[in-house]
Context: one part of a larger RNA
């Protein structure tokens, strides 16, 4: 020292994110028990009081009364709730991340919404099966809420869910109008044109379900539930009012809250002080009603405040026991190491050096200790980036897939009735208006009906445009209409053909219905049988439905594969992304950057060719109407104009403005150059064709230049006919010409694509962020000049704008230099250590300094610099002290030292965004802190050598180190000074506060190896007396020793040189000046003066004593071996030392130790015995016994016996 047990004076929570952790409480019997309440609870509330032994009575016992006895204590040991107030949260009791999260999370009765009617819905499976259930809407799946009480508002525009016989739309199929291909043939000299039948492609209108769309419902379905102004006779605020907007604009309720940002709102409460707590307020960034709202008894290993008891948590730490560290003996690991001969500073330096530089310091070796470094070990950073990595996960990302769902054909059959389309047949229907009056159109057309019953008349039906038409029935019995005429655009009688539309019949087709039974489903029963198999039979049900199979349209995160651009002073977020102009760009070109300003993604049939002509802005004088601008003139200026658009450059001879006639805005080509990586891309005379304009020369192949953009595949048009393997044709390709890209991430990944990931993975990076360094030094801090002003006058006693200049490296950045095969990161704790820009103490100048106070600056780094509430906090505010509560720096010092409240991993939950996975420098509850220390470096302790013989003692002090502090009160003095209030300088004395160094007589603790009580149980035969065990059983006290609350000492004075300040003398400079020579004074400060260490102080000191010149070898030398000397060491007995080691005492001529004895110390009165009481138990012999310790004494035991080193002096 660690670990783990026991105990503490006074003080109790002052520790601390938090009483963590301890301590305290505990039974048992009674007494007594609030508020609340779901009437059970609460409740063991709380908070009393009893508890042992003997006797005597009562009682059958339990016991229970009375009388008594003993101790500090009687559930005497052991095992055994603290409690109480108040708030969030979830109601309970239970689940849960086996192994960092046990909860406010999940469950739960309970409420709610939904589906399901039974071959139930609804899982599971390809099926067949199975479950669901041998159930049956009081059952059964699914989604929300989450007991029980009070409740539960408004929105159906969005979305999802239901419903909806009509339209819109829309596949398969149906269906074929219609177009195509060939092709006998047929016309043509010819090229080529036409083209039946069949074959065979294409194929519109029309039929054609679900779904969308479309109307509707629905919120205990996803969800959502506003703004802006103005108004009351103080303010204020706004019942009130006006305006916009929505689907509707947030009702009860609760609210600064697990939700409040600012925020530590405000106010109340509580504390001595309250970022936290409660209760109100109500401006709710960003509450709110089953994503429930709000309250709420009870529960709870839940959060969070407060208090009571109680304590080593703390003030402040001591002591003890046990196990460990440590010494010996025994077995004996592990990760780690390029190589190691592994110091300090300043520097340097890939930017933080044991290993470079220059200093400095340093004999060699261990051994017990402690961790600053050794960017220490450990894990290819989990944070950041990256990757055309990967995963899980989500969606109204792409695209698929299962599933759901549609129609269609097919298992598939019969009757019947209808709708509805086509087709034929037949019959009806057709009203502008004028016109006899209901003219459908076109021709024909002079006649046509008529006893087969005309006009007419009565009844009925049907249509009607309300005037009629028309049909049937019946009566009736002979005419009726045309034609002309008249109106009309058109004339009726009658006939064909036909057309709208209706009806009808027939047939064809779809479609709907109904009803059958035999496919096909269910089911019961018989029978073969042992049978829920398999088969046969009967019977009831269902039915051509519904399974199925193929084809098709929808729905389809229920799955599956994938996508989800890049630059970027990290990343995201933003901004870009191609192409033209100018500046940068450095007088050739070209040249970056998230440099600095602008454009383009077109236009023009004239804004184009030619040939001709012409001369533009502007200003200032002049000129009817005329003005700042219309036109005319002059006059100056000299490209300012203008040339569709931006900039440049460039144009007057014009590339500016007209006017004519035109189409070169040509078609086949291009020598040859620019420019370039490459594809693109620019520029071009010239030739040939045909033109255009000009007498001509010539000019023309678009536009004064430079932008106005898209490769390749792909498919469309139009020409050309070049392929297509036997020919021909159709077709499909190809080639010239053209069209369809905001492929604008503009050299274009696919036709076709978004997100989360704190649940994460891998690879990589210090190429590239977050911590520290490190450069810089905006910004911060400081500090100097100026001095406008302020200070009544006055810039400078103080303060100082506009502004400059330095400095420092603590903020906040900025760069991206080491480090991502890891440099742990706030905060506190512990230990500290350096600046000085001083907070106090010291010493000095000014002062708007009378005294005490105070301002301001100069020196100055010695020492010192509290203690609480609050909050993770640093900081800050607050309370109470105080001489004073100073900044800073050290990897914002200090996690191989602790800690772990925050922050930053997995659960969770609010608010808020986001549809969603999820997200939030927002908030809240929880959450695993490894290392045995090789080297430096620290603290200590040895062994060895050396200081020229050997040895025992004392010095010296180079040199280093500690310590250094302040305060109160008196006295001087109520004076100095002041009007007064107040009140000293200097100089004296005395008391303390932290801190240090020592101590243990008192004082306090502790003290398990001393006393003693005391309970339970064993043992010792049994009483008595002892002993074990029970934490040292528990409990009272304690000697030494070891300690602090305890006790004493320490800072002082004092020299010596200075800071700053103050001065003498004194010049330069005849003056003045504290300075230049010189000479003084002057601080806690700097050197001595104290105290410690100290000669490895290699310049290795220095006094003093003791040992003495020995044998043999060797040349009588160097040198070596041996026995000695003085002295030492081993051994021994031990200590006040001490891990080992050292140090010290002793070692028989001795008091070292023990043991005895005495005495002091501590327990507190022992056994016995005897007296007294019935007993418990008392008294007496008695300060008894007993005893770890100190002290003296005493040779009883053991310090035996005895080895060993150690000079001869270069």
């Nucleotide at each position: 020292c660690u670990g783990u047990u026991g105990u503490c004076a006074a003080g109790g929570a002052a520790c601390u994110c938090u009483g963590c952790a301890a301590a305290a409480u505990u039974g048992c019997u009674u007494c007594g028990u609030a508020a609340g309440u779901u009437a059970g609870c609460g409740a063991g509330a709380a908070g009393g009081a009893g508890c042992g032994c003997u006797c005597a009575c009562a009682g059958c016992g339990a016991u229970g009364u009375g009388a008594g006895c003993c101790g500090c204590a009687g559930u005497g040991a052991a095992g055994a709730g603290g409690c109480c107030c108040a708030g969030g949260c979830g109601a309970c009791u239970g689940u849960u991340u086996a192994c960092c999260a046990a909860a406010a999370a999940c469950a739960c009765a309970g409420c709610u919404c939904u589906a399901u009617g039974c071959g139930a819905a609804g899982g599971c499976g390809c099926a067949a099966g199975c479950c669901g259930a041998u159930g049956u809407a009081u059952a059964u799946g699914g989604g929300g809420u989450g007991a029980a009480g009070c409740c539960u508002g408004c929105c159906c525009g969005g979305u999802g869910c239901c419903g909806g016989a009509a339209g819109a739309u829309u596949a398969a199929g149906g269906g074929g109008a219609g177009g195509g291909g060939u092709c006998a043939c047929c016309c043509g000299c010819a090229a080529g044109g036409g083209g039946a039948a069949g074959c065979c492609c294409c194929g519109a209108g029309c039929c054609g379900a679900a779904g969308u769309c479309c109307c509707g419902g629905u919120g205990a379905a996803c969800g959502g539930c506003g703004g802006c102004c103005g108004u009351a006779a103080c303010u204020a605020u706004a019942a009130c009012g006006g305006u916009c907007c929505u689907a509707a604009g947030g009702u009860a309720g609760c609210g600064a809250a697990a939700u409040u940002c600012c925020u530590u709102g405000u106010c109340a409460g509580g504390c001595a002080a309250g970022u936290u707590c409660u209760g109100a307020c109500g401006c709710g960034c960003a509450u709110g009603a089953a994503u429930g709202g709000u309250a709420u008894a009870a529960c709870g290993a839940u959060c969070u405040g407060g208090g009571c008891g109680c304590u080593g948590u703390c003030u402040c730490g001591a002591c003890a026991g046990c196990a460990g560290a440590c010494u010996c003996g025994g077995c004996g690991a592990a990760a780690u190491c390029u190589u190691a001969a592994u110091c300090c500073c300043u520097g340097u330096g890939a930017a933080g050096a044991u290993g470079c530089a220059g200093g400095g310091u340093g004999c060699c070796c261990g051994c017990g200790a402690c961790u600053a470094g050794a960017c220490g070990g450990a894990a290819a950073g989990a944070c950041c980036c990256c990757a055309u990595g990967g995963a899980g996960c989500u969606u109204c990302a792409c695209u698929g897939c299962a599933g759901u769902u549609u129609g269609g054909c097919a298992u598939u059959g019969g009757g019947c009735g209808g709708c509805c389309g086509c087709g034929c047949g037949c019959c009806g229907c057709g009203c502008a208006c004028a016109g006899g009056a209901u003219a459908g159109g076109u021709g024909g057309g002079a006649g046509a009906c008529u006893a087969u019953g005309a006009u007419g008349c009565g009844g009925g039906g049907g249509c009607c445009u309300c005037g009629g038409c028309u049909c049937c029935c019946g009566c009736g019995g002979a005419g009726u209409c045309g034609c002309c005429g008249u109106u009309c655009g058109g004339a009726u009688a009658c006939c064909a053909c036909c057309c709208c539309c209706g009806g009808u019949g027939c047939g064809c087709g779809u479609c709907c219905g109904u009803c059958c039974u035999a496919a096909c489903c269910g089911g019961a029963c018989c029978c073969c049988u042992g049978g829920a198999c398999g088969g046969g039979g009967c019977c009831c049900g269902g039915g051509a439905c519904a399974g199925u199979g193929c084809c098709u349209g929808a729905c389809g995160g229920g799955c599956a594969g994938u996508u989800u651009g890049a630059c970027u002073g990290g990343g995201g977020c933003g901004g870009u992304c191609g192409c033209c102009u100018c500046c940068c760009a450095a007088a050739g070109a070209g040249u970056a950057a998230c440099g600095g300003a602008g454009g383009c993604g077109c236009u023009c049939g004239a804004a184009g060719g030619u040939g001709u002509c012409c001369u533009u802005g502007g200003a200032c004088c002049g000129g009817u109407u005329g003005g700042a601008a219309a036109c005319c003139g002059g006059c100056c200026u000299g490209u300012a104009a203008g040339c569709g658009c931006a900039a440049a450059c460039g144009c007057a001879u014009a590339a500016g403005g007209a006017c004519g006639c035109c189409c070169g805005a040509c078609u086949g080509c291009g020598a040859g150059g620019g420019g370039c990586a490459c594809a693109u891309c620019c520029c071009g005379a010239g030739c040939a064709g045909g033109c255009u304009c000009g007498a001509a020369a010539g000019a023309g192949g678009g536009a004064g230049u430079u932008a106005g953009u898209g490769a390749c595949c792909c498919g469309g048009c139009g020409g050309c006919a070049c392929g297509c393997u036997g020919c021909g044709g159709a077709g499909c390709g190809g080639c010239c010409g053209u069209c369809g890209c905001u492929u604008a991430a503009c050299g274009g990944a696919c036709a076709a694509a978004a997100g989360c990931u704190a649940c994460c993975c891998u690879g990589g990076g210090g190429a590239u962020a977050a911590c520290a360094g490190g450069c810089u030094g905006a910004u911060c801090g400081g500090u100097u000049c100026c001095a406008a002003g302020a200070g009544u006058u006055c810039a400078c006693u103080u303060c100082g704008a506009c502004g400059a200049g330095c400095c420092g490296g603590u903020u906040u950045g900025g760069c991206a230099c080491c480090u991502c095969g890891a440099u742990g990161u706030c905060g506190g704790c512990u230990c500290a250590u350096c600046g000085c820009a001083u907070c106090c103490u010291g010493g000095a100048g000014g002062g708007g300094c009378a005294g005490u106070c105070c301002c301001u600056u100069c020196c100055a780094a010695g020492g010192g610099u509290u203690u609480g509430g609050c909050u993770g906090u640093u900081c800050g505010c607050c309370a109470a002290u105080c001489a004073a509560a100073g900044c800073g720096g050290u990897a914002c010092g200090c996690g191989a030292g602790c800690u772990g409240g925050g922050u930053u991993c997995a659960a969770a939950a609010c608010g808020u965004c986001g549809u969603g996975a999820g997200a939030c420098a927002g908030u809240u509850u929880g959450g695993u802190c490894c290392c045995u220390a090789u080297c430096u470096g620290u603290c200590g302790c040895g062994g060895g050598u050396g200081c020229a013989g050997g040895a025992a003692a004392c010095c010296u002090g180079a040199g280093g180190g500690a310590a250094g502090u302040c305060c109160c009160c008196c006295u001087u003095a109520g004076u100095a000074c002041g009007c007064a209030a107040g009140g000293a300088c200097c100089a004296g004395g005395g008391g303390g506060a932290a801190c240090g160094c020592g101590g243990c007589c008192a004082c306090g603790g502790u003290c398990g190896u001393g006393g003693g009580g005391c309970u339970g149980u064993c043992u010792c035969g049994c009483c008595a007396g002892a002993g074990g065990c029970a934490c040292c059983g528990c409990c009272c006290c304690g000697a030494a020793g070891c300690c602090g609350c305890c006790c004493g000492c320490g800072g002082c004075a004092g020299g010596g040189a200075u800071a700053a300040a103050c001065g003498c003398u004194g010049a330069g400079a005849g003056c003045a000046u504290c300075u230049a020579a010189g000479c003084g004074c002057g601080a806690a400060g700097c050197c001595c003066c104290u105290c410690c260490c100290g000669a490895g102080a290699c310049u290795g000191g220095g006094u003093u004593u003791c040992c003495c010149a020995u044998g043999c070898c060797g040349a009588u030398g160097a040198g070596g071996c041996g026995g000695u000397a003085a002295g030492g060491g081993c051994a021994c007995a031990g200590g006040c030392a001490a891990g080992u080691c050292a140090c010290c005492u002793g070692u028989u001529c001795g008091a070292u130790g023990g043991a005895c004895g005495u005495c002091c110390g501590g327990u507190g009165c022992a056994g016995g015995c005897g007296c007294g009481g019935c007993g418990a138990c008392g008294c007496g012999c008695a300060g008894a016994g007993c005893c770890a310790g100190g002290a003296c004494g005493c040779u009883c035991c053991a310090a035996u016996a005895g080895c060993c080193c150690g000079a001869g002096g270069g």
This is a predicted structure of a 1210-nucleotide part of an RNA (large-subunit ribosomal RNA, half B) from a Bacilli bacterium. The full RNA is in RNAcentral, with records from ENA. The gene name in the source record is rrl.